[in-house]
Background
Predicted 3D model of a 475-nucleotide part of an RNA (small-subunit ribosomal RNA, 5' domain) from an uncultured Pseudomonadota bacterium. Rfam family: Bacterial small subunit ribosomal RNA. RNAcentral holds the full RNA, with entries from ENA. The coordinates come from a structure-prediction model, not an experiment, and the mean pLDDT is 89.
Context: one part of a larger RNA
């Protein structure tokens, strides 16, 4: 000089856009944040009805989602990421193709009855359906195979127009996994390694592999920095700077890797799963003392901690996401509103015209000289904001949280709207009193010790502007 997710003083009038716990991955009260399907099922309950059945509603069996959205940034210096390649793999819904959708069975909540328990919740008998389990039948394709052979699917449901089931290809997306090459800093860290290197078999994975396991071999890395300490998510940017090149990685996107700390697996196309399970342990919390509930790094809020960071708000109208034929319902993802000059951009706090250069204030050699066209006055405008009326686009026939908001048109009346730093030289802008090494200032150099343009204070000036100086971090 630029910057900055900033903070602190003094100051403060509106608008659009953006941002807003950098510290304690510290603990949280409390409400919401992931749910849906009656067109899979049966049932309890309630309405109407003589009834069969109809509506509605509840838990339940059952589906599909709850592996996305959304938080943070501990951890990790690693194929973890970035950029290029590869082969030995999966992929639910989706889109093409193709070839099926048969015959049966036996359960188990739901209820009922009878029980434990303070509770959380749990035991037993007995019924019962289902796209929920089992088997048999077929098998074009599939898999195994010694190539003879063997294995192995399926479900229906209703408003009759669909919509599903099931096998196999192949597409899409989408993710697992190798690899080359890059990716901070210490050598006052020089040796490091036993599943280590390799090998041969098995296992184990969707896949390849010491991934694991027997057995065999002695091997593998390392000044081209292993080992080990420190530090830190990474990229795409971003900030500066002519560049090269330092610095950062905060919004936004993309990868990662976490969900009270460790560990664990189950279900599942997909998970070792933030609002799922188990175990262990640290904290809070209910308990009838037997034993039990929890996990804001989801959106708000709340105590701490800090120089320091908002509202326990509206609304699914839009955009997306799940479930559904669908109507819908769900969605603190999202859209919007709120607080906060935190930053960047625009606007305004009038505009002309006024000299007896007016008062008042400062300075003065007392003539003046300046503040100053400044002000009053006089003419005129109304932008922002006020008040009144109209009054959208975003939505498609309909449906707008935003919002009676943008915008428009009218009324009023200069009318509500300027400050903040500096003036010794660097560096634009100077006098006068007070002070008198005192008070004090200060970025360097340096001022104050009686005439200080340097300290205080006014008077003039200069800079900047809804800001303006400090401080701090980075080139």
């Nucleotide at each position: 000089g630029a910057g900055c997710g900033a903070a602190c003083g003094c100051u403060g009038g509106c608008g659009g856009c953006a941002g807003g716990c950098u510290u304690a991955a510290c603990a949280c009260a409390u409400g919401c944040a992931a749910g849906u399907c009656g067109a899979g099922c049966g049932g309890g309950c309630g309405u109407a009805g003589c009834a069969a059945u109809a509506c509605g509603u509840c838990a339940g069996c059952g589906g599909c989602a709850g592996a996305c959205g959304g938080g943070u940034g501990a951890g990790u210096a690693a194929c973890g990421c970035g950029u290029g390649g590869g082969a030995a793999c999966a992929u639910a819904c989706c889109u093409u193709u193709u070839g099926g959708u048969u015959c049966g069975g036996a359960a188990c909540a739901a209820c009922a009855c009878a029980g434990g328990g303070a509770a959380a919740c749990u035991u037993g008998u007995g019924c019962u359906a289902a796209u929920a389990c089992c088997g048999g039948a077929u098998a074009a394709g599939c898999c195994c195979u010694u190539a003879c052979g063997g294995g192995g699917a399926a479900a229906g449901a209703u408003u009759u127009a669909u919509c599903g089931c099931c096998g196999a290809a192949a597409g899409a997306u989408u993710g697992g996994c190798c690899c080359g090459c890059g990716u901070c800093u210490g050598a006052u860290u020089a040796g490091c390694u036993a599943g280590u290197u390799g090998g041969u078999g098995a296992g184990g994975u969707a896949a390849c592999g010491g991934c694991u396991c027997a057995c065999c071999a002695a091997g593998g890395c390392g000044a081209c920095g292993a080992u080990c300490g420190g530090u830190a998510g990474c990229c795409g940017g971003c900030c500066u700077g002519a560049g090269a090149g330092g610095g950062c990685g905060g919004a936004c996107g993309g990868c990662c890797a976490c969900a009270c700390u460790g560990g664990g697996a189950c279900u599942g196309a997909g998970a070792c799963a933030c609002g799922g399970c188990c175990c262990a342990g640290a904290c809070u919390c209910c308990u009838a003392c037997g034993g039990g509930a929890g996990g804001c790094a989801g959106c708000a809020g709340u105590g701490g901690g800090g120089a320091a960071u908002a509202u326990u708000g509206g609304a699914c109208a839009a955009u997306g996401g799940g479930c559904g034929c669908a109507a819908g319902c769900c969605u603190g993802a999202u859209c919007c509103a709120g607080c906060c000059a935190u930053g960047c951009c625009g606007c305004g706090u009038g505009g002309g015209u006024g000299a007896u250069g007016a008062a008042g204030g400062c300075c003065c050699u007392a003539g003046g000289g300046u503040u100053g066209u400044a002000a009053a006055g006089c003419c005129c405008u109304u932008u922002c904001g006020g008040c009144g009326g109209g009054g959208a686009a975003g939505a498609u026939a309909a449906u707008g949280a935003c919002g009676g908001u943008a915008c428009c048109c009218g009324c009023a009346g200069a009318a509500g709207a300027a400050g903040c730093c500096c003036c010794g030289g660097c560096u634009a802008a100077c006098u006068u009193c007070g002070u008198g090494c005192c008070a004090g200032c200060a970025g360097c150099c340096g001022c104050g010790g009686u005439a200080a343009u340097a300290c205080g204070a006014a008077g003039g000036g200069g800079g900047c502007u809804a800001g303006c100086g400090u401080u701090g971090c980075u080139c």